The part of an RNA shown here (small-subunit ribosomal RNA, 3' major domain) has 476 nucleotides and comes from a metagenome. The RNAcentral record of the full RNA draws on SILVA. Its mean pLDDT, the model's own confidence on a scale to 100, is 84.

Context: one part of a larger RNA
RNA sequence: UGACGGGGGUCCGCACAAGCGGUGGAGCAUGUGGUUUAAUUCGAUGAUACGCGAGGAACCUUACCCGGGUUAGAAUGUGACUGAAUGGUGGUGAAAGCCAUCAGGCUCGCAAGAGACAGGAAACAAGGUGCUGCAUGGCUGUCGUCAGCUCGUGUCGUGAGAUGUUGGGUUAAGUCCCGCAACGAGCGCAACCCCUACGGUUAGUUGCCAUCAUUAAGUUGGGCACUCUAGCCGGACUGCCCGCGUAAGCGAGGAGGAAGGUGGGGACGACGUCAAGUCAUCAUGGCCUUUAUACCCGGGGCGACACACGUGCUACAAUGGUGAGGACAGAGGGUCACGAUACCGCGAGGUGGAGUUAAUCUCAAAAACCUCAUCCCAGUUCGGAUUGGAGUCUGCAACCCGACUCCAUGAAGGUGGAAUCGCUAGUAAUCGCGCAUCAGCCAUGGCGCGGUGAAUACGUUCCCGGACCUUGUACA
Numbered sequence: 001u002g003a004c005g006g007g008g009g010u011c012c013g014c015a016c017a018a019g020c021g022g023u024g025g026a027g028c029a030u031g032u033g034g035u036u037u038a039a040u041u042c043g044a045u046g047a048u049a050c051g052c053g054a055g056g057a058a059c060c061u062u063a064c065c066c067g068g069g070u071u072a073g074a075a076u077g078u079g080a081c082u083g084a085a086u087g088g089u090g091g092u093g094a095a096a097g098c099c100a101u102c103a104g105g106c107u108c109g110c111a112a113g114a115g116a117c118a119g120g121a122a123a124c125a126a127g128g129u130g131c132u133g134c135a136u137g138g139c140u141g142u143c144g145u146c147a148g149c150u151c152g153u154g155u156c157g158u159g160a161g162a163u164g165u166u167g168g169g170u171u172a173a174g175u176c177c178c179g180c181a182a183c184g185a186g187c188g189c190a191a192c193c194c195c196u197a198c199g200g201u202u203a204g205u206u207g208c209c210a211u212c213a214u215u216a217a218g219u220u221g222g223g224c225a226c227u228c229u230a231g232c233c234g235g236a237c238u239g240c241c242c243g244c245g246u247a248a249g250c251g252a253g254g255a256g257g258a259a260g261g262u263g264g265g266g267a268c269g270a271c272g273u274c275a276a277g278u279c280a281u282c283a284u285g286g287c288c289u290u291u292a293u294a295c296c297c298g299g300g301g302c303g304a305c306a307c308a309c310g311u312g313c314u315a316c317a318a319u320g321g322u323g324a325g326g327a328c329a330g331a332g333g334g335u336c337a338c339g340a341u342a343c344c345g346c347g348a349g350g351u352g353g354a355g356u357u358a359a360u361c362u363c364a365a366a367a368a369c370c371u372c373a374u375c376c377c378a379g380u381u382c383g384g385a386u387u388g389g390a391g392u393c394u395g396c397a398a399c400c401c402g403a404c405u406c407c408a409u410g411a412a413g414g415u416g417g418a419a420u421c422g423c424u425a426g427u428a429a430u431c432g433c434g435c436a437u438c439a440g441c442c443a444u445g446g447c448g449c450g451g452u453g454a455a456u457a458c459g460u461u462c463c464c465g466g467a468c469c470u471u472g473u474a475c476a
Stems, first nucleotide, its partner, number of pairs: 001476002003473003007470007015460002019423005026314008034305002042053002064300007077124002081119003086103007106113002127289002130287003136283002138278003141274001143272001148187006154163003167178003193266004198234007207224003212221002237260001240254002242251003303442001316416001320375007332363003337356002342351003382413001387408007429452007
């Protein structure tokens, strides 16, 4: 100087408390451990691994296993020599591969020549998801959006170092004020950026419809006022008033205002810590391999199942289930695509194809909600697992191993021990909708969007994590 203390002081955070809803019990989905296996490829492992890499494992992917094959190789450059390219046929085979064979150009000075492509001796040289993340770059998690981390000059100290950065206040903040052997500065904080809340202005189609006419319908004429869209501005700064305070600032004080004291949300992550994670995104040193640890193909596996854990979904019902009718979003996607009206099918879906490269057409039905009817507390008209049968769709192909539909079946489950998690407002809870990946889909996941919409916070004694000052130390 740090680190640590079941030392002290001050302060903060859904840290506790006050509340609301869960997990832990059930069934299923998914990840992991374990076990099994020819293989169940590899990585991630307290917080900071476990719906994680994977934003799509039937083949492919795929790295694993079994079997069949290739050896200058699946890919790039040079390449004597051969053949235009290219297309097809036969044999063998599961395919890959191996063997055989047919057709087939351009320029042209008729001598010959050219590039692309294919084969190819000999090599130079390849390949490796093989090892090392404790050789590395890059990227990332975490403490933590915590308020810290430092430097120049000066001063103090023999020196390590100190001072500044401590103190008194204040703040979300090393934020600011005052004081002070310090005076300044940098990286962080804040602001500048984006979305959102109000208004103005410009613009008026594909959007909108107040007035006029018209229609089944903003459908059409018309209009651009309103809504909306998207460019540019304004607006909030403790600016004004009151109280407290030297000041900074503080006050569930006031005015005005759409908004008030950082308005709400996002992006943004200091010096560093964990030899944290990643050699399997990529790049890369070293090591290893080279008829194999490389490459191609068929099939299998990654989907196994006594069990254990994590994360979720659906429930156990009446604030509910079922049937009928009625209403209201936002944000997105669409041409190898979205696909309307119509017709067929109980349905998944099929036939067909208008329109749309989209404020025009379409996916598209929002659901919870409201109204009416029914069920009458039961393992039920709750719950839907499991299983049988019949089908639809995607795809070369759904046995291992897809999703969905219909009929039948109708398991556990009556609110969950010890323990444990999230959340302070348009939040929790609850309800549906969309997107990426994607032929299809194991999505209940992830990322977004809107609808309905709470309760509680006395307070900081305690648990956890953190910040500053101080104190002790046999630790560095």